[in-house]
RNA sequence: GCCCCCAUAGCUUAAUGGUAAAGCGCACGCCUUAUAAGCGUGUGAUUCGAGUUCAACUCCCGAUGGGGGUA
Numbered sequence: 001g002c003c004c005c006c007a008u009a010g011c012u013u014a015a016u017g018g019u020a021a022a023g024c025g026c027a028c029g030c031c032u033u034a035u036a037a038g039c040g041u042g043u044g045a046u047u048c049g050a051g052u053u054c055a056a057c058u059c060c061c062g063a064u065g066g067g068g069g070u071a
C1' cells in the first nucleotide's frame, strides 16, 4: 500500500428500518446498633460527516480510531 472485522452509558453486552434495553458501577433512600448482603428510586450512551427513507444504532458512501491478514 491493499483486503477483512469492530466502534451503543464509567465497564460488559442487547436492540426484524418504527419510544435505545439490561447487568455491574455511581448517587439517594429502606433494612441493621453499625458495616456487608438484600430491596426500592434515580443517573448516564449510539465515534464523526454526508446520503436513502415518512422514519436510520440498523441501509449506502466517506473520514477517524482499534484489531487481524497479505508481500
Base pairs, nucleotide, nucleotide: 001070002069003068004067005066006065007064010024011023012022013021018054025043026042027041028040029039030038047063048062049061051059